[in-house]
Context: one part of a larger RNA
């Protein structure tokens, strides 16, 4: 429990692709299933209501009429909406062409600084750490200077409030391959869309499984310190990890805590593309204005909102379709199913409490 709601009060599936379902752009034509009207026909009795009659009166009970009866169901009929068929447009949708812009995916090659390590040369006593020690390294020569191998991470400045991508996420050059989106067309399909339960894909980091790596940092762990104790917070080591490869898990404050699409609704001001115009020009893929369409930021008007706020990337007006919520606790738990090598995840209760 509704004519409510979901950015922060409970509440938007992590994205995204898509089956059914729902729900759809302009015209004509036809059809008559929905829809509208007429008209018969059922729509039980009992209650109800009028009139009249019957128990002495009434209640109560009979007759007769009439009313109620969401509705069904026949004939006919109309064609505005919706639906179906058929024709037809081009402005949603998509295909094609063109030149841009990108840390977009994949793969292969190169490069760079740091850092370790190990070899050569100088070179001598401390180094290294901290609130101060210490614990550590060092005369088997260390920190430092220097020249050179060998390793795996990682990618500074450029950098940004800036790009790209559904998200997750993406950053050294360069080359192969592929993908998206935006502009721009006097091109071609001609509604072919939106949404989407089910179901599929993909999904940070932790973490599993099997091979390889193993330079840094670094759960567990081991020392040193701090302290009343320190199973921490500091510091000296250090295993799994971090990395590759093939393969699972399938979760995040997976956030903008704001579903997906479409349409309408005041500006103002930066910045990414692309197109166009116009003006400069040392003619260069250049500069500088303005326009348009699409990203991304800020600020603000109407309105919305409990407020913060939001405000043409809406939380405003409005449509379509999915998910969600319904006092706190127990509890995202038990039971059961389904997944998973496991860890678990998914689904999801009650008693009993307040």
């Nucleotide at each position: 429990u509704u004519g409510g709601g979901c950015c922060u009060a409970a509440a938007g599936c992590g994205u995204c692709c898509g089956u059914a379902g729902c729900u759809g752009g302009c015209c004509g034509u036809g059809a008559a299933a929905g829809u509208u009207c007429g008209u018969c026909g059922g729509g039980a009795a009992a209650u109800c209501c009028a009139u009249c009659c019957g128990c002495u009166c009434a209640a109560c009970g009979g007759a007769u009429g009439g009313g109620c009866g969401u509705c069904c169901g026949g004939c006919g009929a109309a064609a505005a909406c919706u639906u179906c068929a058929c024709g037809g447009c081009u402005u949603g949708g998509g295909a094609c062409c063109g030149g841009a812009a990108g840390g977009c995916u994949c793969g292969a090659g190169g490069g760079g600084u740091a850092c370790g390590u190990c070899c050569g040369g100088g070179g001598u006593a401390g180094g290294a750490g901290u609130g101060a020690a210490a614990u550590c390294c060092c005369g088997u020569a260390a920190u430092c200077c220097u020249g050179g191998a060998c390793g795996g991470a990682c990618c500074g400045c450029c950098g940004a409030u800036g790009g790209c991508g559904a998200a997750a996420g993406c950053a050294c050059c360069u080359c192969g391959a592929g993908a998206a989106g935006a502009c721009g067309g006097a091109u071609c399909c001609g509604a072919c869309a939106g949404u989407g339960a089910g179901g599929g894909a993909c999904g940070a980091a932790a973490g599993c499984u099997a091979g390889g790596g193993u330079c840094u940092c670094g759960a567990a762990c081991c020392g040193g310190a701090u302290u009343a104790g320190a199973u921490a917070c500091c510091c000296g080591g250090g295993u799994a990890g971090u990395c590759c490869u093939a393969g699972c898990c399938g979760u995040a404050a997976a956030c903008a805590a704001u579903g997906u699409u479409c349409a309408c609704u005041a500006g103002g001001u930066g910045u990414g593309g692309c197109a166009c115009a116009g003006g400069c020009u040392a003619c260069g893929a250049g500069c500088c204005u303005g326009u348009g369409c699409u990203g991304u930021g800020c600020c603000g008007u109407a309105g919305g909102g409990a407020a913060g706020c939001c405000g043409a990337g809406a939380a405003g007006u409005g449509a379509a379709c999915c998910g969600c919520c319904u006092g706190g606790g127990a509890a995202g738990u038990a039971c059961g199913u389904c997944c998973g090598c496991a860890a678990g995840g998914a689904u999801g209760a009650a008693a009993c409490u307040u």
Molecule: small-subunit ribosomal RNA, central domain
Organism: Halogeometricum sp. SS5-3